A computed fold for a 104-nucleotide RNA from Maribacter orientalis, annotated as SAM riboswitch aptamer (S box leader). The organism belongs to Maribacter, within Bacteria. The sequence was found by an Rfam model in a public genome assembly. The prediction has a mean pLDDT of 80.
[in-house]
RNA sequence: UAGUUAUCAAGAAAGGUGGAGGGAUUAGACCCUUUGAAACCUUAGCAACCCUUUGUUCUAUACAAAGAAGGUGCUACAUUCUACCCUUACGGGAAGGAUAACAG
Numbered sequence: 001u002a003g004u005u006a007u008c009a010a011g012a013a014a015g016g017u018g019g020a021g022g023g024a025u026u027a028g029a030c031c032c033u034u035u036g037a038a039a040c041c042u043u044a045g046c047a048a049c050c051c052u053u054u055g056u057u058c059u060a061u062a063c064a065a066a067g068a069a070g071g072u073g074c075u076a077c078a079u080u081c082u083a084c085c086c087u088u089a090c091g092g093g094a095a096g097g098a099u100a101a102c103a104g
Stems, first nucleotide, its partner, number of pairs: 001104001003102006013043005021032003026083004044075004049071002051067006079096001084093003
């Protein structure tokens, strides 16, 4: 960094520095924010994606359980909602986005 696969309506906080923005603006809406945004640091927590152990299986990019030591990620609002397609509607699908692993 194009790409592939999986998941995304659950879960989880404080302090310090900072000083006006933030929620992926491509657009609209709505919400958070000087009762302190973003960002950075510290500690804590949530998560089983990678990982560790055990079992099933021995086909496979396999399934289940336990685990937070390590690699990562995350800790307002459904991926905040809508937009494109299907549907009378409810709702579903796609696209885009985020995270992880793999891979050129």